[in-house]
Context: one part of a larger RNA
RNA sequence: CUGGGCGUAAAGGGCGUGUAGGCGGCCUGAUAAGUAUGAAGUGAAAGUCCUGCUUUCAAGGUGGGAAUUGCUUUGUAGACUGUCGGGCUUGAGUGCGGAAGAGGUAAGUGGAAUUCCCAGUGUAGCGGUGAAAUGCGUAGAGAUUGGGAGGAACACCAGUGGCGAAGGCGACUUACUGGGCCGUAACUGACGCUGAGGCGCGAAAGCGUGGGGAGCGAACAGGAUUAGAUACCCUGGUAGUCCACGCUGUAAACGAUGAAUGCUAGGUGUAGGGGGUAUCGACCCCUCCUGUGCCGGAGUAAACGCAAUAAGCAUUCCGCCUGGGGAGUACGGCCGCAAGGUUGAAACUC
Numbered sequence: 001c002u003g004g005g006c007g008u009a010a011a012g013g014g015c016g017u018g019u020a021g022g023c024g025g026c027c028u029g030a031u032a033a034g035u036a037u038g039a040a041g042u043g044a045a046a047g048u049c050c051u052g053c054u055u056u057c058a059a060g061g062u063g064g065g066a067a068u069u070g071c072u073u074u075g076u077a078g079a080c081u082g083u084c085g086g087g088c089u090u091g092a093g094u095g096c097g098g099a100a101g102a103g104g105u106a107a108g109u110g111g112a113a114u115u116c117c118c119a120g121u122g123u124a125g126c127g128g129u130g131a132a133a134u135g136c137g138u139a140g141a142g143a144u145u146g147g148g149a150g151g152a153a154c155a156c157c158a159g160u161g162g163c164g165a166a167g168g169c170g171a172c173u174u175a176c177u178g179g180g181c182c183g184u185a186a187c188u189g190a191c192g193c194u195g196a197g198g199c200g201c202g203a204a205a206g207c208g209u210g211g212g213g214a215g216c217g218a219a220c221a222g223g224a225u226u227a228g229a230u231a232c233c234c235u236g237g238u239a240g241u242c243c244a245c246g247c248u249g250u251a252a253a254c255g256a257u258g259a260a261u262g263c264u265a266g267g268u269g270u271a272g273g274g275g276g277u278a279u280c281g282a283c284c285c286c287u288c289c290u291g292u293g294c295c296g297g298a299g300u301a302a303a304c305g306c307a308a309u310a311a312g313c314a315u316u317c318c319g320c321c322u323g324g325g326g327a328g329u330a331c332g333g334c335c336g337c338a339a340g341g342u343u344g345a346a347a348c349u350c
Base pairs, nucleotide, nucleotide: 004321005320006319007304008303012318014201015200016199017198021194022193023192025088026087027086028085029084030083031082033081034080035077036076037075038074039073040072041071042070048066049065050064051063052062053061054060091191092188093187094186095184096183097182098181103177104176105175106174107173108172109171110154115149116148117147118146119145120144121143125136126135162169163168206247207246208245209244210243211242215241216240220236221235222234223233258317259316260315261314262313263312266295267294268293269292270291271290272289273288274287275286276285299306300305323350324349325348332343333342334341335340
């Protein structure tokens, strides 16, 4: 390479957008590049295979045939692929009419709670634990009442509920804005799918500059525990957590399951929308589409399980795997302020 694979055994890129490339709906005309078939030329000899002769046999020698699956030229065919035309509407998109949503960005607003400050009442404890102690408190704490400051997060609603490509998104209002869904069938007429590179987004932690700092809290300090205790528990507490701008680019970035399309029993919840039946109306009942769960048949699977949201049956495109350790290391390249990231071996060893 051919091949076999990728939920859990090695293996799906964190996610999108999209370039090249690969692949691509229905009808029809032309063409003849691919394709099919025929012919001719060529495909040296030796070698190989078959067969005859020969050295008494054999290796060997020698004659003939086959093969040389290829290339070139040419004739024919016109289904399929390609190319060039014409047409279509079901794929795709647009329009129109609706409803839902923690989708995004910015500005503003609100209440509860914690902490701190001021003042009142009030007196000896508070706090914490398995038990304690460190700690706070007669310079009046804790408790309680009133006032104020500030930061962060938004109880109930809340739901295997919703939205988003993923990361993720949850108080309220306003402004701007993205996407999906349902219905309709007016318009375009294959405009599609995937996507190496590229570009963008990307939790937490971390980094740079400037703010902010209530609570929490790496590091650190003290108190306990213990044989020890650089821990678990307690009292404090700095970075950080928050904001703005910039960087980093990684996660068990998980459904450990790439994207797209079609097909293949059912049952039962739930969310959004439509149609019908019914009715005064809301319900109820039947049904269609989209999402999200559970159960389950065929099938599949090493088993567990999956099962129309497939891990079933097929097609297209991309990524990735090829024994364990060494090692996601070394070296080099690229990126980064750094931390480090990305690409990614070998010796040796079992």
Small-subunit ribosomal RNA, central domain from an uncultured bacterium, 350 nucleotides, folded computationally. RNAcentral holds the full RNA, with entries from ENA. Rfam family: Bacterial small subunit ribosomal RNA.